[in-house]
RNA sequence: GGGCGUUUAGCUCAGUUGGUUAGAGCGUCUCGCUUACACCGAGAAGGUCGAGGGUUCGACUCCCCCAACGCCCACCA
Numbered sequence: 001g002g003g004c005g006u007u008u009a010g011c012u013c014a015g016u017u018g019g020u021u022a023g024a025g026c027g028u029c030u031c032g033c034u035u036a037c038a039c040c041g042a043g044a045a046g047g048u049c050g051a052g053g054g055u056u057c058g059a060c061u062c063c064c065c066c067a068a069c070g071c072c073c074a075c076c077a
Base pairs, nucleotide, nucleotide: 001073002072003071004070005069006068007067010026011025012024013023019057028044029043030042031041032040050066052064053063054062
């Protein structure tokens, strides 16, 4: 330098042939339960879906570009 893949909640991930409110598990917090802790039950908070731009009535999803990470190839020595 070229190609491919990934980027969504604190962590691990789902969600896409564009469709109207963005989710799960774990974790955190509160309440219940307990002498107490744990387990268990109920509830809550937490996201500008990696940045920017475009297409569209409408974008996590399509297009352009940039960035980070990973893999492969090439080049140099």